[in-house]
Context: one part of a larger RNA
RNA sequence: UGACGGGGGCCCGCACAAGCGGUGGAGCAUGUGGCUCAAUUCGAGGCUACGCGAAGAACCUUACCUGGGUUUGACAUCUGGUUGACCGCCGGUGAAAGCCGGUUUCUCUUUUGAGCAAUUAGACAGAUGCUGCAUGGCUGUCGUCAGCUCGUGUCGUGAGAUGUUCGGUUAAGUCCGGCAACGAGCGCAACCCGUGUCGCCAGUUACCAGCGGAUAAUGCCGGGAACUCUGGUGAGACUGCCCGUGCUAAGCGGGAGGAAGGCGCGGAUGACGUCAAGUCCGUAUGGCUCUUACACCCAGGGCUGCACACGUGCUACAAUGACCGGUACAGUGGGAAGCGACAUCGCGAGAUGUAGCCAAUCCCCAAAACCGGCCCCAGUUCGGAUUGGAGUCUGCAACUCGACUCCAUGAAGUCGGAAUCGCUAGUAAAGGCGUAUCAUCAACGGCGCCUUGAAUACGUUCCCGGGCCUUGUACA
Numbered sequence: 001u002g003a004c005g006g007g008g009g010c011c012c013g014c015a016c017a018a019g020c021g022g023u024g025g026a027g028c029a030u031g032u033g034g035c036u037c038a039a040u041u042c043g044a045g046g047c048u049a050c051g052c053g054a055a056g057a058a059c060c061u062u063a064c065c066u067g068g069g070u071u072u073g074a075c076a077u078c079u080g081g082u083u084g085a086c087c088g089c090c091g092g093u094g095a096a097a098g099c100c101g102g103u104u105u106c107u108c109u110u111u112u113g114a115g116c117a118a119u120u121a122g123a124c125a126g127a128u129g130c131u132g133c134a135u136g137g138c139u140g141u142c143g144u145c146a147g148c149u150c151g152u153g154u155c156g157u158g159a160g161a162u163g164u165u166c167g168g169u170u171a172a173g174u175c176c177g178g179c180a181a182c183g184a185g186c187g188c189a190a191c192c193c194g195u196g197u198c199g200c201c202a203g204u205u206a207c208c209a210g211c212g213g214a215u216a217a218u219g220c221c222g223g224g225a226a227c228u229c230u231g232g233u234g235a236g237a238c239u240g241c242c243c244g245u246g247c248u249a250a251g252c253g254g255g256a257g258g259a260a261g262g263c264g265c266g267g268a269u270g271a272c273g274u275c276a277a278g279u280c281c282g283u284a285u286g287g288c289u290c291u292u293a294c295a296c297c298c299a300g301g302g303c304u305g306c307a308c309a310c311g312u313g314c315u316a317c318a319a320u321g322a323c324c325g326g327u328a329c330a331g332u333g334g335g336a337a338g339c340g341a342c343a344u345c346g347c348g349a350g351a352u353g354u355a356g357c358c359a360a361u362c363c364c365c366a367a368a369a370c371c372g373g374c375c376c377c378a379g380u381u382c383g384g385a386u387u388g389g390a391g392u393c394u395g396c397a398a399c400u401c402g403a404c405u406c407c408a409u410g411a412a413g414u415c416g417g418a419a420u421c422g423c424u425a426g427u428a429a430a431g432g433c434g435u436a437u438c439a440u441c442a443a444c445g446g447c448g449c450c451u452u453g454a455a456u457a458c459g460u461u462c463c464c465g466g467g468c469c470u471u472g473u474a475c476a
Base pairs, nucleotide, nucleotide: 001476002475003473004472005471007470008469009468010467011466012465013464015460016459019423020422021421022420023419026315027314028313029312030311031310032309033308034306035305042053043052064301065300066299067298068297069296070295073124077123078122079121080120081119082118083117084116088103089102090101091100092099093098106115107114108113126290127289129288130287131286135284137279138278139277140275142273147186148185149184150183151182152181153162154161155160166177167176168175192267193266194265195264197235198234199233200232201231202230203229207224208223211222212221213220238261241255242254243253244252245251317416321375323373324372325371333364334363335362338357339356342353343352344351345350382413387408388407389406390405391404392403393402429452430451431450432449433448434447435446
């Protein structure tokens, strides 16, 4: 100087407390361990691995296994020899890849030659093989915590100290005051994006107040530029104003006006560093290793295996409900090998025909929680697992191993032990909708969107994590 303490002081955080809803029990989905296997490819491992890499494993993907095949190679550059075309087509063999055979004007140039292709020889290619403890880059984490340092000066023999401590204050090393310090840098804040109010400009594909027309009905038409909205440009919030308090400070408490008030709210933004944290399976890359094989092609299988254990979720156990019927109100988004209105057929998944739309124009699009009837507390009209049968769709192909529909079946489950998680407001909880990946889809996951919309916070003694000062130390 640090680190540590079941030392002290001060202070934060859904850390506790106060509340609301869960997980832990059940069934299923998904990831992991274990077991099994020819293979069940590999990585990730307290917080910071486990719906994680994977934003799509039937083939492909695919890295794994079995079997069949290739050896200058699936791919790049170069050199020498031979051939003339190559591509394509046909035949044989084969599960395919491949192998064997046949057929077929090479092009440019006067020529040498050049180009292209095949074949052969050689340099070389190739490796998701190893090392993340050789690395770059990127990332997680402490932590959006308020810290981490430097120059000069001063003090100290020196390591170092001071500044950065102290008194206030703040979300903040934020600001003020004081001070052997005076300044500065990286962080904080602001600058950036979105959202909330208003003005101006613009008015189609959006809008329809007033005027006119048409219809069974609809901004449907003429038209309009008000409103909504779209999207460009401005205004607006700064403790600016008032009162109190404070040191005449920084600030704090209250008030006015205002759409918004003291960081308005949300996002992006992550200091010096820590964990030899993660990634050589994204890519790059040193070294090592393989080179008729640890490379490459193909078929089939596996990654989906199942006595079990754990994590994350979904659906429930019902009446604030299930079912039936009727019927309102959204916002993100997406669409051409696409979205598909509408009509007909089918109980349905869907099929057939097809309008419109490269989309503020057409389509996906039905929002659901809401309202009425019925059920009457039961393992039920709860719950839907499992299983049998019949189908639809995607695709070369749904046996291993897809999703969905219909009929039948109708399991566990009556609110969950010890323990444990999230959340402070348009939040939790509840309800549906969209979308990336994608032929289809195992999505109940991820990322978004809107609708309905709470309870509680006395307080900081305690648990956990963190910041500053101080103290002890036989630790570094």
RNAcentral holds the full RNA, with entries from SILVA. The part of an RNA shown here (small-subunit ribosomal RNA, 3' major domain) has 476 nucleotides and comes from a metagenome. Its mean pLDDT, the model's own confidence on a scale to 100, is 84.